Predicted 3D model of a 250-nucleotide part of an RNA (large-subunit ribosomal RNA, domain VI) from a metagenome.
Its Rfam family is "Bacterial large subunit ribosomal RNA". Its family is annotated with ribosome and structural constituent of ribosome in the Gene Ontology.
The full RNA is in RNAcentral, with records from SILVA.
The prediction has a mean pLDDT of 88.
Context: one part of a larger RNA
RNA sequence: CGUAGGAAGUUUGAGAGGAGCUGACCUUAGUACGAGAGGACCGGGUUGGACGUACCGCUGGUCUGGCUGCUGUUCCGCCAGGAGCACCGCAGCGUAGCCAUGUACGGAAGAGAUAAGCGCUGAAAGCAUCUAAGUGCGAAACUCGCCUCAAGAUGAGACUUCCAUUGAGGGACGUUGGAGAUGACGACGUUGAUAGGUUGCAGGUGUAAAGCCAGAGAUGGCAUAGCUGAGCAAUACUAAUGACCCAGAG
Numbered sequence: 001c002g003u004a005g006g007a008a009g010u011u012u013g014a015g016a017g018g019a020g021c022u023g024a025c026c027u028u029a030g031u032a033c034g035a036g037a038g039g040a041c042c043g044g045g046u047u048g049g050a051c052g053u054a055c056c057g058c059u060g061g062u063c064u065g066g067c068u069g070c071u072g073u074u075c076c077g078c079c080a081g082g083a084g085c086a087c088c089g090c091a092g093c094g095u096a097g098c099c100a101u102g103u104a105c106g107g108a109a110g111a112g113a114u115a116a117g118c119g120c121u122g123a124a125a126g127c128a129u130c131u132a133a134g135u136g137c138g139a140a141a142c143u144c145g146c147c148u149c150a151a152g153a154u155g156a157g158a159c160u161u162c163c164a165u166u167g168a169g170g171g172a173c174g175u176u177g178g179a180g181a182u183g184a185c186g187a188c189g190u191u192g193a194u195a196g197g198u199u200g201c202a203g204g205u206g207u208a209a210a211g212c213c214a215g216a217g218a219u220g221g222c223a224u225a226g227c228u229g230a231g232c233a234a235u236a237c238u239a240a241u242g243a244c245c246c247a248g249a250g
Stems, first nucleotide, its partner, number of pairs: 001152001005163007015149004021049007033038001051106005059100004066093005071086006110144003117137004169246003173189005194239003197235005203228003211222004
C1' cells in the first nucleotide's frame, strides 16, 4: 500500500514445512513343521539405543549478582575494622536464570487408493487362463490422520462485537517483561502493583562488628549470628503527570 467505511477479537485452511528409525527379552510355544538336529509365521506384552520437542520439581554443571576464608600491595592518620588493584587476585560454597549428563513426552494406531505380487468369476479360443468386460486382497513409498506456519490464498475468505465527532481504535510518551540487536511482541500508566524502594518469607553463605568473659597468647565462648536474597508475596514511598498526534468514503 492492497483486501472499496473504520476498528477489535475469534477463526476456516488453499498451500508449505516437520515427524516417519530400530534392537533385545517374555509369551503364544519347545507349539505348527521336521526322522532328528533344529525351530517359526500370526498375535499379545516388557524394556532399551539413537534422534527430536518441551521443561528445571529431582540429579548435576555454570552462576564476572551473593556469602566466607586467604596472600601481596596502595590508601582510609595509627590499632582495630575496611576499600581499591592483582585473570572474578586466589580458594570454598552457591539463589534466580541458562543448561544436560536430569525429567516428561513423541515416531504410532486407524482410513483411502495403489506397486510388485496373490486371487475370484470369465470369455475371445466348448478346454485352459487373475483380464479382455467385471471384481477382491496387497508395502516404511502416495493421500489423509499427528505437530507447526498459513487469506498478499491479489481467488486477499468466514463469524462476533464496536464506532461514526460526546470520536471506536491506533500512535507517540513513560514504567517495563519469562519479549528483544533495532523495529516488533506482551504487561501496566493513579479507577494503578509496571519497575525501583520498603517490609516479610523461601533460599544462599556460615556465626559479623563492638563489648564482655576465659586464656600468657594464638584463640575460644556469649551468638542459627551478620551479610545477602536475579525468586515469592504484601505495600503507592519514588517514577509511570496534565496534556499531545492521526482517524474516512457513502